[in-house]
């Protein structure tokens, strides 16, 4: 970099080094952070994609190997469509339904695995 009808609501933290920003990107929120974040290293742990082993019809189990992960849903929203509550303009009123909140599904992007 390409492919993937694989996963992304669950799970799992301490210590050391460093010293200012960080949560992928853009915008807007929100949050973490000198009580030391982010990053790196060590140890511990989580998970079970690959490998291995065990049971086996489907499938399940184990966790010594290779990755991955260990704030918040991939932190949230953004694009499309649905549901629902409220509802502006307009109207005498009905009709109408901009817009806002909540919510569901999908998409885009990304991360990780696997194969090349």
């Nucleotide at each position: 970099c390409u492919a993937u009808u694989a996963u992304c609501a669950a799970g799992a933290g301490c210590g050391g080094u460093u010293g200012a920003g960080u949560g992928a990107u853009c915008u807007g929120g929100c949050a973490c952070u000198a009580u030391g974040a982010c990053a790196c290293c060590g140890c511990a742990g989580c998970a079970a994609c690959c490998a291995a082993c065990c049971c086996u019809u489907a499938g399940g189990g184990u966790g010594a190997g290779g990755u991955g992960c260990u704030a918040a849903g991939u932190c949230c929203a953004g694009c499309u469509g649905g549901g629902u509550a409220c509802a502006a303009a307009u109207u005498c009123a009905u009709c109408a339904g901009a817009g806002u909140g909540c919510u569901c599904a999908g998409g885009u992007a990304g991360a990780u695995g696997u194969a090349g």

Predicted 3D model of a 116-nucleotide RNA (SAM riboswitch aptamer (S box leader)) from a Trueperaceae bacterium.
Its Rfam family is "SAM riboswitch aptamer (S box leader)". Rfam's curators write: The SAM riboswitch is found upstream of a number of genes which code for proteins involved in methionine or cysteine biosynthesis in Gram-positive bacteria.
Model confidence (mean pLDDT): 83 of 100.